Bacterial RNase P class A from an Actinomycetota bacterium, 374 nucleotides, folded computationally. The gene name in the source record is rnpB. The prediction has a mean pLDDT of 76. It matches the Rfam family "Bacterial RNase P class A". It is annotated as a ribozyme. Gene Ontology terms of the family: tRNA processing, ribonuclease P activity and dimeric ribonuclease P complex. The RNAcentral record of the sequence draws on ENA.
[in-house]
RNA sequence: GGAGCAGGCCGGGUGGCCGCGCCGCCGCGUGCGCGUGGCGGUGAGGAAAGUCCGGACUCCACAGGGUAGGACGCUGGGGAAAAUCCCAGGCGGGGCGACCCGCGGACAGCGCAACAGAGAGCAGACCGCCGGCCCCAGGGCCGGUAAGGGUGAAACGGUGAGGUAAGAGCUCACCAGCGCGCCGGGCGACCGGCGCGGCUCGGCAAGCCCCGUCCGGAGCAAGGCCAAGCAGGGGGUCGAGCGACCCGCUCGCCCGGUUCGCCGGGCACCCCCGGGUAGGCCGCACGAGGUGGGCGGCGACGCCCACCCCAGAUGGAUGGCCACCACCGCCCUCCGGGGCGGCACAGAAUCCGGCUUACAGGCCUGCUCCUCGC
Numbered sequence: 001g002g003a004g005c006a007g008g009c010c011g012g013g014u015g016g017c018c019g020c021g022c023c024g025c026c027g028c029g030u031g032c033g034c035g036u037g038g039c040g041g042u043g044a045g046g047a048a049a050g051u052c053c054g055g056a057c058u059c060c061a062c063a064g065g066g067u068a069g070g071a072c073g074c075u076g077g078g079g080a081a082a083a084u085c086c087c088a089g090g091c092g093g094g095g096c097g098a099c100c101c102g103c104g105g106a107c108a109g110c111g112c113a114a115c116a117g118a119g120a121g122c123a124g125a126c127c128g129c130c131g132g133c134c135c136c137a138g139g140g141c142c143g144g145u146a147a148g149g150g151u152g153a154a155a156c157g158g159u160g161a162g163g164u165a166a167g168a169g170c171u172c173a174c175c176a177g178c179g180c181g182c183c184g185g186g187c188g189a190c191c192g193g194c195g196c197g198g199c200u201c202g203g204c205a206a207g208c209c210c211c212g213u214c215c216g217g218a219g220c221a222a223g224g225c226c227a228a229g230c231a232g233g234g235g236g237u238c239g240a241g242c243g244a245c246c247c248g249c250u251c252g253c254c255c256g257g258u259u260c261g262c263c264g265g266g267c268a269c270c271c272c273c274g275g276g277u278a279g280g281c282c283g284c285a286c287g288a289g290g291u292g293g294g295c296g297g298c299g300a301c302g303c304c305c306a307c308c309c310c311a312g313a314u315g316g317a318u319g320g321c322c323a324c325c326a327c328c329g330c331c332c333u334c335c336g337g338g339g340c341g342g343c344a345c346a347g348a349a350u351c352c353g354g355c356u357u358a359c360a361g362g363c364c365u366g367c368u369c370c371u372c373g374c
Base pairs, nucleotide, nucleotide: 001370002369003368004367005366006365007364008363009362010361012325013324014323015322016321017320018319020043021042022041023040024039025038026037027036028035029034045345049356050355052354053353054352055351056350057219058218059217060216069215070214071213072212073211074089075088076087077086078085090103091102092101093100094099104210105209109208110207111204112203126149127148128145129144130143131142132141133140134139135138157175158174159173160172161171162170176200177199178197179196180195181194182193183192184191185190223282224281225280226279232273233272234271235270236269237268239251240250241249242248243247252267253266254265255264256263257262289308290307291306292305293304294303295302296301327342328341329340330339331338332337
C1' cells in the first nucleotide's frame, strides 16, 4: 500500500426570528373549572417501525387433570423473568487466516428426493469382466459378478493380500465409521486410551411426526374515580297569607271518582336513589433509570460510593424560515476561491428486555492475509 474479519459509536453543528405541547413562578380576567399574557426550564429514535417472542402492571376465571394450539431444544454460567439474548466452552461443517455457520430424535411411524442415469429406497446391471450354448467374420441368447467405466447433490466402507471361472467382508491385516464393555480426564457437553463384534449406505424433522421443558384468558380502548343532560325508581308541593282569636278558607294546572274527609291518573316544579352516556381526572413516567469512579470475576455481569432527573400529547405538541459552518457530488477558476444541487431511514402514545426489518454519509478500536521498503 492492497484485500478482508470482528466489535463499538455518531447519524449534522452554531446563531437569529416566528410558532406549538408540558412543568414552575408572576400579572390580569373569572362563572374558581379555567382562560390569557410574560419569564424560566424542558420536548423523539437507533430503530420510536413490524407487533414476532417474553415480562412488569390491570381485570376476569380458577378443585385437579387432559385435548387442541403455540414457543423453545449441545453443556456450564449471567440478569427480575424467558430453553429468547449475552458470556465461556463442546461437537460438526466452511475459510490459507482473522473468523463465520449449525446444534434433541431419521433402528417409533408416514412421507419426499427435480434433472441425469440401467438403477434413488432393500434398489440396481448400460458399458465392461467371467462361464456355458449357437452361428463362429464378429456378434446373439442364458447365467454369474459388482472390482473397473459412465450418470448424479447422493449409487450400500478404503488400501493391500489371500481367494475365485471372474469377483465380492467371502476371509485376513491395517485404517475409517457404528455398537458394546473397561480405564483415565472434565461440574458437564465431551475428550483420550485399550479390548471385543464383519455389525458396514446415507440425506431432509424449516413436510408430518415423536420425546422433553414451559404457557389459564384478555389487554392501558387494561382498569379505577367523579359525573351533566335524557330515560328509570321513590318521596314531596311545604309553609305562608287572609278572615279571625275558636276555628275556618285558599292553595301549581287539568281530567275522573267521591261516603265531601279526600282518592286515582297525567302534566309542571323541587328533593333523594341506583346504574351510567357525553365530559373530566387517575393509571402516566423515579425507572429491572442514566453518568462517573472503586472492588470482585477469564467473561457476560455483580456489589459499593458519588452525582443527575431525562417528552408525556389525546385529533394527538416536538415545526417553519434565514444566515454561517461541516460533509458529499457537479461545473467554473486568475488556484486565493466562487456557483448550483444534495444531506438517509423514519417519527413516541402504559412501560421494559430481546428478535426482525429500513437506513445517505461518517468515525473509532482490535485482529488476519498478501505485497513493498528499511